Predicted 3D model of a 521-nucleotide part of an RNA (small-subunit ribosomal RNA, 5' domain) from an uncultured bacterium.
The RNAcentral record of the full RNA draws on ENA.
Model confidence (mean pLDDT): 85 of 100.
Context: one part of a larger RNA
RNA sequence: GCGAACGCUGGCGGCGUACUUAACACAUGCAAGUCGAACGGAGAUCGCGGAGUGAGCAAUCAUUCUGCGGUUUUAGUGGCGCACGGGUGAGUAACACGUGGGUAACCUGUCCUGGAGUCCGGGAUACCCUCUCGAAAGGGAGGCUAAUACUGGAUACGUUCCUUGGAUCGGAAGGUCCGAGGAGGAAAGGUGGCGAAAGCUGCCGCUCUUGGAGGGGCUCGCGGCCUAUCAGCUAGUUGGUGAGGUGACGGCUCACCAAGGCGAUGACGGGUAGCUGGUCUGAGAGGACGACCAGCCACACGGGCACUGAGACACGGGCCCGACUCCUACGGGAGGCAGCAGUGGGGAAUAUUGGACAAUGGGCGAAAGCCUGAUCCAGCAACGCCGCGUGAGGGAUGACGGCCUUCGGGUUGUAAACCUCUUUCAGCAGGGACGAAGCGAAAGUGACGGUACCUGCAGAAGAAGGACCGGCCAACUACGUGCCAGCAGCCGCGGUAAUACGUAGGGUCCGAGCGUUGUCC
Numbered sequence: 001g002c003g004a005a006c007g008c009u010g011g012c013g014g015c016g017u018a019c020u021u022a023a024c025a026c027a028u029g030c031a032a033g034u035c036g037a038a039c040g041g042a043g044a045u046c047g048c049g050g051a052g053u054g055a056g057c058a059a060u061c062a063u064u065c066u067g068c069g070g071u072u073u074u075a076g077u078g079g080c081g082c083a084c085g086g087g088u089g090a091g092u093a094a095c096a097c098g099u100g101g102g103u104a105a106c107c108u109g110u111c112c113u114g115g116a117g118u119c120c121g122g123g124a125u126a127c128c129c130u131c132u133c134g135a136a137a138g139g140g141a142g143g144c145u146a147a148u149a150c151u152g153g154a155u156a157c158g159u160u161c162c163u164u165g166g167a168u169c170g171g172a173a174g175g176u177c178c179g180a181g182g183a184g185g186a187a188a189g190g191u192g193g194c195g196a197a198a199g200c201u202g203c204c205g206c207u208c209u210u211g212g213a214g215g216g217g218c219u220c221g222c223g224g225c226c227u228a229u230c231a232g233c234u235a236g237u238u239g240g241u242g243a244g245g246u247g248a249c250g251g252c253u254c255a256c257c258a259a260g261g262c263g264a265u266g267a268c269g270g271g272u273a274g275c276u277g278g279u280c281u282g283a284g285a286g287g288a289c290g291a292c293c294a295g296c297c298a299c300a301c302g303g304g305c306a307c308u309g310a311g312a313c314a315c316g317g318g319c320c321c322g323a324c325u326c327c328u329a330c331g332g333g334a335g336g337c338a339g340c341a342g343u344g345g346g347g348a349a350u351a352u353u354g355g356a357c358a359a360u361g362g363g364c365g366a367a368a369g370c371c372u373g374a375u376c377c378a379g380c381a382a383c384g385c386c387g388c389g390u391g392a393g394g395g396a397u398g399a400c401g402g403c404c405u406u407c408g409g410g411u412u413g414u415a416a417a418c419c420u421c422u423u424u425c426a427g428c429a430g431g432g433a434c435g436a437a438g439c440g441a442a443a444g445u446g447a448c449g450g451u452a453c454c455u456g457c458a459g460a461a462g463a464a465g466g467a468c469c470g471g472c473c474a475a476c477u478a479c480g481u482g483c484c485a486g487c488a489g490c491c492g493c494g495g496u497a498a499u500a501c502g503u504a505g506g507g508u509c510c511g512a513g514c515g516u517u518g519u520c521c
Stems, first nucleotide, its partner, number of pairs: 001519002004517005011388006017381001019346001024344003028341003033080003038077002041074015087299003097223007106216003111212002114209005119153004128143006160183010189204006225271003232262003237259008274296004278289004301322005324335004352378001354377003360374001361372004391421004401412004425462001427457005435448001438445002465510005470491003476505005486493002
């Protein structure tokens, strides 16, 4: 010094922190959705119109069917997101991390910027209906339909590829810029305003492309554990040629060829370990550590694999194998808390199955808004740091009591009583926020919270313990005990006067803490 634990004790507040062990297994709830301004349906509701029926003399009312329009809800298709955020540290001694370079070997959705475009067609399909299989999970067949879903064609400066001219840069492979010819390649609409319409126009989109920003991939130099009781290691191994593959270089993969490559400056093996900014300690050098916070990496029941996509080989997506748990009609199915709470277990040991999206941030949306266990708050715990209180002044026949005593007295001790004050904190009552910018036509909109804070009220009232007192080390006597009972960090105490054991009085040190244990410097 501590993410601590244990013992005794415990008044308040602020700010932090809290499974270090079983990367053990998990009941339950929640943690990723959103868009109806992409699309066709369906439902609800309101308004208008038409037809019919009933009541009525009529106006009209009730009701059925149907058409149009508005508002609203949303299972499905479609878009974006789900690759972020959150968790954990198992694995990893490695270009994993840190730092500095390279990429003339690369990618990049959304965003910004410049340029150009957005033309003409087509066929399906979910939802739905009918039939059907299954205990379920989940399917199968037929029929219908839409799109910003899918798809054919046109055009396309530039971009890509091929051929080619010039300039320029580089050590080189080659790059950059300006041209010429050829080949191939794109798209989607939605919603407002004006208008009688045609059309004009705004916003959001869509396609090709330049540059950027931010993000990422690959690669290299250097740096950071122990072990030689590990001394030799290596066959895609090392290099070449060619091919495949990738966004991209490359034995990354493959065929052939060569026989190389690494190692005492420690290869290979074994052990341990996420790395860093930092943290603790120390005068420093150094040593130890890597909780919280931040960056990077890795993992998501164990192992493997790819799909989709700008991005994953994907914690709450998919497939397969395995272990485990659950359902079953025995044919077959379902699941993955190292998300937030919570449970069992392990352990010396670590919290609530809380509130809110008000703020900050994120996803979607034109927006309103919806979602958000990220986050902001609250709860529990003296676990830590900091602050405050448990009263202040006066008060000596130095009271009573306790303890000691040489019996004179000493000490507890201004301590108490008593007198005069004060009222922090806690308590009660009244008032009562900032955090709110934004959004909304307006009304309005704060989880925390009736909290902080302010005012008033009452009364010293409700609030002190722990360890130690032989030396180290600050603080001494009495009694009990009698090598017993016990103490102890080391030296050592105890066998009849023990300042060392136990108790008491007194004292010392800290103080809402004090000690003990563990561990690091």